Context: one part of a larger RNA
RNA sequence: CUGGGCGUAAAGGGCGCGUAGGUGGUUUGUUAAGUCAGAUGUGAAAUGUAGGGGCUCAACCCCUAACGUGCAUCUGAUACUGGCAGACUUGAGUGCGGAAGAGGCAAGUGGAAUUCCUAGUGUAGCGGUGAAAUGCGUAGAUAUUAGGAGGAACACCAGUGGCGAAGGCGACUUGCUGGGCCGUAACUGACGCUGAGGCGCGAAAGCGCGGGGAGCAAACAGGAUUAGAUACCCUGGUAGUCCACGCCGUAAACGAUGAGUACUAGGUGUUGGGGGUUUCGAGACCUUCGGUGCCGCAGUAAACACAAUAAGUACUCCGCCUGGGGAGUACGAUCGCAAGAUUGAAACUC
Numbered sequence: 001c002u003g004g005g006c007g008u009a010a011a012g013g014g015c016g017c018g019u020a021g022g023u024g025g026u027u028u029g030u031u032a033a034g035u036c037a038g039a040u041g042u043g044a045a046a047u048g049u050a051g052g053g054g055c056u057c058a059a060c061c062c063c064u065a066a067c068g069u070g071c072a073u074c075u076g077a078u079a080c081u082g083g084c085a086g087a088c089u090u091g092a093g094u095g096c097g098g099a100a101g102a103g104g105c106a107a108g109u110g111g112a113a114u115u116c117c118u119a120g121u122g123u124a125g126c127g128g129u130g131a132a133a134u135g136c137g138u139a140g141a142u143a144u145u146a147g148g149a150g151g152a153a154c155a156c157c158a159g160u161g162g163c164g165a166a167g168g169c170g171a172c173u174u175g176c177u178g179g180g181c182c183g184u185a186a187c188u189g190a191c192g193c194u195g196a197g198g199c200g201c202g203a204a205a206g207c208g209c210g211g212g213g214a215g216c217a218a219a220c221a222g223g224a225u226u227a228g229a230u231a232c233c234c235u236g237g238u239a240g241u242c243c244a245c246g247c248c249g250u251a252a253a254c255g256a257u258g259a260g261u262a263c264u265a266g267g268u269g270u271u272g273g274g275g276g277u278u279u280c281g282a283g284a285c286c287u288u289c290g291g292u293g294c295c296g297c298a299g300u301a302a303a304c305a306c307a308a309u310a311a312g313u314a315c316u317c318c319g320c321c322u323g324g325g326g327a328g329u330a331c332g333a334u335c336g337c338a339a340g341a342u343u344g345a346a347a348c349u350c
Base pairs, nucleotide, nucleotide: 004321005320006319007304008303012318014201015200016199017198021194022193023192025088026087027086028085029084030083031082033081034080035077036076037075038074039073040072041071042070049065050064051063052062053061054060091191092188093187094186095184096183097182098181103177104176105175106174107173108172109171110154115149116148117147118146119145120144121143125136126135162169163168206247207246208245210243211242215241216240220236221235222234223233258317259316260315261314262313263312266295267294268293269292270291271290272289273288274287275286276285277284278283299306300305323350324349325348332343333342334341335340
């Protein structure tokens, strides 16, 4: 390479946009590049294969044939693929009419709670634990009442509920803004799918500069526990957590399941639309499209399980795997302020 694979055994890129490339609906005509058929030429000899022959056999040697799977040219075929020209509407997109949503960004506003400050009431404890102690408190704490300050997060609603490509998104109001869904069938007329590179987004932690700092809390200190206790428990507590701007680019970035299209029993929840039947109405029932769960047949699977949201049946495109350790290491390169990230071996060993 061929072949086989990627939920859990090695293996799906964290996610999107998209370049090249690959691939692609129905139909007419044309072309004849791919494809197919025939012919001609060539495809050296030796070797190899088949038949025959010569050395007493064989090795060896000789003759003939086939083959030489290919290439070039010519002639022809036109179903499929491609090229060119035209048409179509079901794929895709646009328009129009609707409804839903923690989708994003910005500004403003609100209440509960914690902490702190001021004042009042009030007095000896509070706090904490398995039990304690460190700690706080007669300079008046804890508790309680009133007022104020400030930061962060938004109880209930809340739901295998919703939205987003993923990361993720949850008080309220306003502004700006993205996407999807349903219905309709007016418009475009294959404009589609995938996507090496590339570009962008990307939790937490971390980094730079300037703010902010209530609570929490790596590090650190003290008290306990213990044989020890650089821990688990307790009292404190700094970075950080928050904001603005700029980096980092990684996660069990998980559904451990790439994207797209089509097909393949059902049942039952829930969510957003549409249609119909019935009803005074709430509602109920039937049906249809989109999402999200559970159960389950066929089928698949090593089993677990998956099962129209497939891990079933097929096709298109991309990524990735090839025994364990060494090792996601070394070296080199690229990126980064750094931390480090990306790419990524070998010796050796079992």

The prediction has a mean pLDDT of 87. Predicted 3D model of a 350-nucleotide part of an RNA (small-subunit ribosomal RNA, central domain) from a metagenome. It matches the Rfam family "Bacterial small subunit ribosomal RNA". The RNAcentral record of the full RNA draws on SILVA.